[in-house]
RNA sequence: CUGGUUGAUCCCGCUGGAGACUACUGCUAUCAGGGUUCGGCUAAGCCAUGCGAGUCGAGAGGGGUUAAGCCCUCGGCGAACUGCUCAGUAACACGUAGCUAACUUACCCUAAAGUGGAGGAUAAACUUGGGAAACUGAGACGAAUACUCCAUAGACGAUUGAGGCUGGAAGGCGCUUUCGUUGAAAGAUUUAUCGCUUUAGGAUAGGGCUGCGGCCUAUCAGCCUGUUGUUGGGAUAAAAGCCCAACAAAGCUAUGACGGGUACGGGUCAUGAGAGUGAUUGCCCGGAGAUGGAUUCUGAGACAUGAAUCCAGGCCCUACGGGGCGCAGCAGGCGCGAAAACUUCUCAAUGGGCGCAAGCCUGAAGAGGGAACCUUGAGUGAUAUCGGCUAAGCUGGUAUCUUUUCUAUACUGUAAAUAGGUAGAGGAAUAAGUGGUGGGCAAGACGGUUGCCAGCCGCCGCGGUAAUAACCGCGCCACGAGUUGUAGUCACGAUUAUUGGGUCUAAAGCAUCCGUAGCUGGUUUGACAAGUCUUCGGUGAAAUCCGGCAGCAAACUGUCGGGCGUGCCGAAGAUACUAUCAGACUAGAGACUGGGAGAGGUCUGGAGUACUUCGGAGGUAGGGGUAAAAUCCUUUAAUCUCCGAGGGACUACCUGUGGCGAAGGCGCCAGACUAGAACAGAUCUGACAGUGAGGGAUGAAAGCUAGGGGAGCGAUCGGGAUUAGAUACCCCGGUAGUCCUAGCCGUAAACGAUGCCCGCUUGGUGUUACAAGAUCUUAGUGAUCUUGUUGUGCCGAAGCGAAGGCGAUAAGCGGGCCACCUGGGGAGUACGACCGCAAGGUUGAAACUUAAGGGAGUUGGCGGGGGAGCACUACCAGGGGUGGAGGCUGCGGUUCAAUUGGAUUCAACGCCGGGAACCUCACCAGCAAAGACAGCAGGAUGAGGGUCACUCUGAAGGGGUUACCUGACAAGCUGAGAAGAGCUGCAUGGCCGUCGUCAGUUCGUGGUGUGAACUGUCCUGUUAAGUCAGGAAACGAACGAGACCCACGCUGCUAGUUGCUAAUGCUCUGUACGCAGAGCAUGCACUCUAGCGGGACCGCUGGUGCUAAAUCAGAGGAAGGAGUGGGCGACGGCAGGUCAGUAUGGCCUGAAUUUGCUUGGCUACACGCGGCCUACAAUGCUUAGGACAAUGGGAUGCGACUCCGUAAGGAGAAGCCAAUCUCCUAAACCUAGGCCUAGUUCGGAUCGAGGGCUGCAACUCGCCCUCGUGAAGCCGGAAUCCCUAGUAAGCGAAGGUCAUCAUCUUUCGCUGAAUACGUCCCUGCUCCUUGCACACACCGCCCGUCAAGCCAACCGAAUGGGGUUUUGGUGAAACUUGUGAUGAACAAUUUGAACCAGAACUCUGUAAGGAGGGCUAAGUCGUAACAAGGUAGCCGUACGGGAACGUGCGGCUG
Repeated sequence: CUGGUUGAUCCCGCUGGAGACUACUGCUAUCAGGGUUCGGCUAAGCCAUGCGAGUCGAGAGGGGUUAAGCCCUCGGCGAACUGCUCAGUAACACGUAGCUAACUUACCCUAAAGUGGAGGAUAAACUUGGGAAACUGAGACGAAUACUCCAUAGACGAUUGAGGCUGGAAGGCGCUUUCGUUGAAAGAUUUAUCGCUUUAGGAUAGGGCUGCGGCCUAUCAGCCUGUUGUUGGGAUAAAAGCCCAACAAAGCUAUGACGGGUACGGGUCAUGAGAGUGAUUGCCCGGAGAUGGAUUCUGAGACAUGAAUCCAGGCCCUACGGGGCGCAGCAGGCGCGAAAACUUCUCAAUGGGCGCAAGCCUGAAGAGGGAACCUUGAGUGAUAUCGGCUAAGCUGGUAUCUUUUCUAUACUGUAAAUAGGUAGAGGAAUAAGUGGUGGGCAAGACGGUUGCCAGCCGCCGCGGUAAUAACCGCGCCACGAGUUGUAGUCACGAUUAUUGGGUCUAAAGCAUCCGUAGCUGGUUUGACAAGUCUUCGGUGAAAUCCGGCAGCAAACUGUCGGGCGUGCCGAAGAUACUAUCAGACUAGAGACUGGGAGAGGUCUGGAGUACUUCGGAGGUAGGGGUAAAAUCCUUUAAUCUCCGAGGGACUACCUGUGGCGAAGGCGCCAGACUAGAACAGAUCUGACAGUGAGGGAUGAAAGCUAGGGGAGCGAUCGGGAUUAGAUACCCCGGUAGUCCUAGCCGUAAACGAUGCCCGCUUGGUGUUACAAGAUCUUAGUGAUCUUGUUGUGCCGAAGCGAAGGCGAUAAGCGGGCCACCUGGGGAGUACGACCGCAAGGUUGAAACUUAAGGGAGUUGGCGGGGGAGCACUACCAGGGGUGGAGGCUGCGGUUCAAUUGGAUUCAACGCCGGGAACCUCACCAGCAAAGACAGCAGGAUGAGGGUCACUCUGAAGGGGUUACCUGACAAGCUGAGAAGAGCUGCAUGGCCGUCGUCAGUUCGUGGUGUGAACUGUCCUGUUAAGUCAGGAAACGAACGAGACCCACGCUGCUAGUUGCUAAUGCUCUGUACGCAGAGCAUGCACUCUAGCGGGACCGCUGGUGCUAAAUCAGAGGAAGGAGUGGGCGACGGCAGGUCAGUAUGGCCUGAAUUUGCUUGGCUACACGCGGCCUACAAUGCUUAGGACAAUGGGAUGCGACUCCGUAAGGAGAAGCCAAUCUCCUAAACCUAGGCCUAGUUCGGAUCGAGGGCUGCAACUCGCCCUCGUGAAGCCGGAAUCCCUAGUAAGCGAAGGUCAUCAUCUUUCGCUGAAUACGUCCCUGCUCCUUGCACACACCGCCCGUCAAGCCAACCGAAUGGGGUUUUGGUGAAACUUGUGAUGAACAAUUUGAACCAGAACUCUGUAAGGAGGGCUAAGUCGUAACAAGGUAGCCGUACGGGAACGUGCGGCUG
């Protein structure tokens, strides 16, 4: 810097990615230079074999040789170096700076002096024994630079004297007297030297001591008996409790003792801008170790391991008697593991040991071999031209060039080789991979496979049939002889914050105060110089780092310079600040005085109302309680009223976002004692202060102990209700408790979720207390106002904050001190410790799990939240129905060979398809048909077809056989195709339904906010309406609404056939002579038809309203406030419906899921549901007669009229392609008669018989007519539907479908009401607001028990192992001392390995069982939380309950 919490946003916060480095790893790999690379991580596990320390003949003896050389032994020096490793060690181990006046130092250097005399052994060799071996015994000979003695010098100690030198300081050095102790020497030789002894000094190498520095843990807080010191001894090279004796009782510790864990330390290395953080393998310095331990000798030096002794464990040899070994040296082996090389060459170089030297030895070292260990460089070609594709450019051919590499040769190179170098020859030849390609993150919307499978994925996530994410292929991207992965470290991380974070609500302020250590501290003067600053000196090894130069470049090496090591020590100086010392001051703090305020505290006394109990009196049937009830009380007299007595608790009104107190908390009155704060003051002290780890005190409610008390209330409990249940909410009772005394507990949402103290920083407005002033005054302790201080509230500027918000009472700007936080869960849990009588409290983890968790705000949605408005798919007031019956029809279910399929709350169910006989048709049964095109088998030895006949079949058709005719194709195989009412409406188009004809949905510019977003669209009024008006950080605009279109209603004009014909005329018929009817002519007056206009706009009047919009009433008008009814359906949602209307992607079938035909089925039937029809009758039915429509249709058609038939219908037939003809008698209605309340003259189902029509066909399964039959049904439970006027309801008519069939549907007219003129109660919709843990949006989210599986941890009777410490016993070996002969041996003291037994602490393994936790698509029970979550939630505490939880008491508002 970036991905990840969200619908989106900002923030806290963590998690993942990109970088560098380390180890291992997968795939791949041309060459060269350099290198401090390579069993470090795990097993300081075990080791076969070889090598890794010898040398000296100029110390000596012997053997042996012609000689040189060689061998054995004594002797000298070395073997304490080098090399390896990191177990132990938290320590003077290391680093740094010092001290040693407390010490040593072989070999080396310098100086001085010396090297005289004497003696006795012994090894080898020889002789001779033991033993398997290792090894070892005896005898005699006999040497030294081996050993011993004497002398001198000397050294050491004591002592006398003088008082010299160094130094900060003499106990040091030096001189001197005396005494004591001790007491050197070695030779060789080539005559040059090399040695030897003593003393002093140096150098080198060490020993010891000290200051300071660097890990974790307090769930380790007290530790220590040689412990701390003194005196005197011992030991040592040397100081010291290092050891011992006596004495004293000290010493260390919160600045972390003691204990536990971990760890070699440093230079350095990785990373980082740095500060840091982490590592410390290689190289260098220091330390430690050598299988685990202990002890010691020799020596200048070791407690040594390529020395010894012993113990333990392991291994080897053995003749069983006894011996031997130690690769954490170089190679190498086994084991362990993710993990690491050759049993090579040489002392040529560097260095070491010995030697006079030559030289010898050296797995130190130098070389080579192996290794993708690190680092650097080069290359895998370049140029030109032609062709192809092109954006760069790529690709193919040809030609030319170059040669790092490659191949082969010669010379050189090295200790010897390998390598390398030089020269010339050939030849583009011999040389590219790894990882990725959804985002982060550069690179595919390419193909195939798979189908929540296989798998991928650091994180988010991908995969359920169209995968840019799995696997394969192709393309592309990054880096490139490399490139991925895994693990770890640093950075990113300001997620440990010194630089450089936070704590109201995100994690985080202790419940509150007092106060110890600590930290911090007012003004001023002087001193000092510790901190601080300056200068100088020493040191801080080299390597490493940076720069220059040399080796062709680089790496690397060398050299020169710089830096680093941020440090320590010393010296000189400065004195502002801090500290320290001394003095002064008053602004901080404290004290004093004064008058006031207050539920501050403790104790004592008193009062009051209410309640309850008891007694008495009155009085009578209920009372009480609830949403409604019941349990309960009451005729043994309740409730109620009055009087009296007792009891305990409490303290109304006043009372106030008023007061007091540190907090918890404190409220009747009076008194006693007592604390604190504010104000005022011309007083006093003089920094006495602030904070405060530990510590102490106080600390609501609940709870505990003991004793009282007990009226009311009231956990638990009992009963009654509610409920599916109700361990609850509600009700009736009621125990602990609540109260008091004494003691404990120590926690709360103990909250302002805001630690205490000090200073600074615009304002406004209330209120408490005090003081001062002014005015008024009833003169009061009065009222009002102003000012100051103090306390307590609200609003608000700057500023701050993620925002909400805070804002002189800061969450602003600064200072001081303390406490606390570091993803969520596990968990405030476990273990341990402390406290408590207990309940429990305080302190307080880890394993494991997880990509989130959280804060604030935004937009929606939702609420059994609030407000406003609206709707007959809401209610109200009404009218009529459904739900009951029979039938019709659709659906479910069931059945069936099939009963094809779809649609399922509103928004499926007389719907798709408006009525399926065949067809339709998709279903079932049976029978058949059919492959364009390409390839391969076959085919003129005849594919295929046609005609007659036979046979199989229910029929049609087809198969087979025979004869004849014809003559080229071919379904037998592989692909492919036509077709598909096969799948997917969750791949789609189109169309439709619905929210909803609801009033909404947006945009531009501007403004507000970090942002999501908001504003506009809000508020007030109004409307059917986001309709309009006014206001307002908005101003405008768009889609909707409206306007618009159609029909109807009034009217005018135009037009007049097929319509209408008033008036007039004519003709015919009838006549009661009045006239009536029909027809024709004429006409367009009327009706009508169908085109164009007018008309209605709150226009007018009045009221209301804001002088608005509008609304109410009225007038006029055919119509009045949208005139009525339609059409028109915003942005979008519902993965709504339709692949079966058509279209269409993908998939599937493809001789069957295609196509045709014949039957059957969709019409089944214990049942359930929806929608209708007909009824149950008298407002009716029936018989007879009579009246009035409109819309539509008609040529495969409508069919007048006449005749036949009871009728359905039939026969004939005019007219009509339609304002002409026809369907076409409308019915309800009216008039008259009958029926008389009954299962009927209601009702018509069902059934029987006989007919008719359509049609190939009427059995399954059509319609109609006539006669007969005459079921249920007497108005319909819960519930539910429709409707506000020409509406509901009633009545019929026509069209659609259609060969036939209408109780369906779409229209049409006829008759024609009742009741609101409202409301938000139910159901919903819109807007505003509020809450939200919801956003798949309440059909949401989500809690706990139980059941299942897995995981880690806890407790756990018991049991096994390890480590450390300690006690006792046994006790190898060794030092010292003594005896002994200086030997051997013995004895004693001490040290003391190892073993045995016991105890404590700690770590770890197993474990029956127990309890909780975490995780796991679809288990059980409830529904605790989120909305007033349906009883507001939460905190503490107590009791109870399957469980979430319930209830009591106190507290909080989140």
Model confidence (mean pLDDT): 81 of 100. This is a predicted structure of a 1454-nucleotide RNA (small-subunit ribosomal RNA) from a metagenome. The sequence is in RNAcentral, with records from SILVA. Its Rfam family is "Bacterial small subunit ribosomal RNA".